[in-house]
RNA sequence: GGAGAAGGCCGGAUGAUCGCCCGUUGGAUAUCCGCUCGCGGGUGUUCAAUGGGAGGAAAGUCCGGACUCUACAGGGCAGGGCGCUGGGUAACACCCAGGCGGAGCGAUCCGACACCGGCGCAACAGAAAGCAUACCGCCGAUGGCCCGUGCGGGGAUACUCGCAGGGGAUCAGGCAAGGGUGAAACGGCGGGGUAAGAGCCCACCGCGGUCGUGGUGACACGGCUGGCCGGCAAGCGUCGCCCGGAGCAAGGCCAAAUAGGAGGGCAUCCCGAGGCUCGACCAUAUGGGAGUCUCGGAACGGCUGGCCCAGCCGAGCCUUCGGGUAGGCCGCACGAAGCCCGGGGUAACCCGGGUUCCAGAGAAAUGAUCAUCCCCGUGGCGGAGUCAAUCCGAAACGGGACAGAAUCCGGCUUAUAGGCCUUCUCCAGCG
RNA sequence: GGGGCUGUGGCGCAGUUGGGAGCGCGCGUGAAUGGCAUUCACGAGGUCGCCGGUUCAAUCCCGGCCAGCUCCACCA
Numbered sequence: 001g002g003a004g005a006a007g008g009c010c011g012g013a014u015g016a017u018c019g020c021c022c023g024u025u026g027g028a029u030a031u032c033c034g035c036u037c038g039c040g041g042g043u044g045u046u047c048a049a050u051g052g053g054a055g056g057a058a059a060g061u062c063c064g065g066a067c068u069c070u071a072c073a074g075g076g077c078a079g080g081g082c083g084c085u086g087g088g089u090a091a092c093a094c095c096c097a098g099g100c101g102g103a104g105c106g107a108u109c110c111g112a113c114a115c116c117g118g119c120g121c122a123a124c125a126g127a128a129a130g131c132a133u134a135c136c137g138c139c140g141a142u143g144g145c146c147c148g149u150g151c152g153g154g155g156a157u158a159c160u161c162g163c164a165g166g167g168g169a170u171c172a173g174g175c176a177a178g179g180g181u182g183a184a185a186c187g188g189c190g191g192g193g194u195a196a197g198a199g200c201c202c203a204c205c206g207c208g209g210u211c212g213u214g215g216u217g218a219c220a221c222g223g224c225u226g227g228c229c230g231g232c233a234a235g236c237g238u239c240g241c242c243c244g245g246a247g248c249a250a251g252g253c254c255a256a257a258u259a260g261g262a263g264g265g266c267a268u269c270c271c272g273a274g275g276c277u278c279g280a281c282c283a284u285a286u287g288g289g290a291g292u293c294u295c296g297g298a299a300c301g302g303c304u305g306g307c308c309c310a311g312c313c314g315a316g317c318c319u320u321c322g323g324g325u326a327g328g329c330c331g332c333a334c335g336a337a338g339c340c341c342g343g344g345g346u347a348a349c350c351c352g353g354g355u356u357c358c359a360g361a362g363a364a365a366u367g368a369u370c371a372u373c374c375c376c377g378u379g380g381c382g383g384a385g386u387c388a389a390u391c392c393g394a395a396a397c398g399g400g401a402c403a404g405a406a407u408c409c410g411g412c413u414u415a416u417a418g419g420c421c422u423u424c425u426c427c428a429g430c431g
Numbered sequence: 432g433g434g435g436c437u438g439u440g441g442c443g444c445a446g447u448u449g450g451g452a453g454c455g456c457g458c459g460u461g462a463a464u465g466g467c468a469u470u471c472a473c474g475a476g477g478u479c480g481c482c483g484g485u486u487c488a489a490u491c492c493c494g495g496c497c498a499g500c501u502c503c504a505c506c507a
Stems, first nucleotide, its partner, number of pairs: 001427010012373007020053016055402001059413002062411005067247004074309004079243005084098005099113001100111004114238002118236002120232002135179002137175003142172003145168003149164006187205002190202003206228001207226008251330004261321006270297009281288002300314004323506003337356008374400005381393004432503007441456004450487001458474005480496005
């Protein structure tokens, strides 16, 4: 100097002039209430002063919580989520550290990284894609077949029979080494062995089992041993852990108005004991019976926003349409909060002390213009230069992103012009 | 603000053990007719919203973006 890797930070500055939102204080004014009658309080409008006023993602709403209601949310099924190990945390699908696998020369990065016992899937191609098999090919040891040769027997030649050895690759048969197909082909490679071959045998590597050592653990290393049958769970599923549901339009209080309206559905019921009442029925002091109240039981229904059980409740509940209001206050901004210091921990993070208060309203405020400067791009022209590459200066022009709090936090993901800092790696040159 | 659903030729829609991208209408060409319509035959037309991942292979399974649609206030 070039090419990269990781982490952190900023994301225009200053001034002037106009504006916007909220709070506090003071003045003016309108209205209401109170009375000790000119003051106090509430609300609204306006003016002045003063304080504060978007983000690293406020976004997507993808996770996790706080908070609120439902029943202080219990058991099971269904459903959903997570998935190497250990830790952090209120919690997590987040973070930290480590293991294993993969990529890179490296700094470093990436990983939905549990389980294939069961069910299922693998198109086309290919011999064969669970369970066995052979297209080309290799062999043809063994048993046949064919063709020569030799020896022996029969025979008059032709020929024929037997034995031995050779050749052919023709049949049976053997093989899976090689070729070929495929995303994937039943461990890999080398040697021995064989007719040719093959874990058939052997060494090394891989895999499985077992034992030992180290480690909290994932796992690693070593010894012994087994000749060794796949892949897919972001397919159904299995195992372990977690999750009840809804969401600030949650929810609470006040005020106003309307038709507690109409249709549909489910219930409004039964038994026992006791008390009270009795006009009507039977009998008539008592009773049967009826009504009502209490208690208990069963059934049914409701209360959860998937279902069942358990629990609570027993007079209404669910649903569709219609009617009315579109007002105020709280929730609502002091919080798992920020900053600084010290301590523990490799780290994430935790503990202790000090200090600060920092937007918030309603369909919704934080902006506009100008000037000077800053950054980036193009750069007539001028200068330097071996008049080459290139470098420096510079008028002018253009640009300065993504984006906008809505109950609040912790994360993730996505968008983002441009710039700064720290640490590290590789390459080249010079010393 | 919060919840749910959808995206496939020009339009309306199908598409499941993940292996062929389809149907109806429309469009083009030809035939039939004196001509048009109907009819018949043939044909064109697709980034399966976009980007990644899993897989040998993705409209389909998983994740992230984009666009569109829809529902949710209170009172009795």
This is a predicted complex of two RNAs, RNase P RNA and transfer RNA, with 507 nucleotides together.
Rfam match: Bacterial RNase P class A. About the family: Ribonuclease P (RNase P) is a ubiquitous endoribonuclease, found in archaea, bacteria and eukarya as well as chloroplasts and mitochondria. Rfam links the family to the GO terms dimeric ribonuclease P complex, ribonuclease P activity and tRNA processing.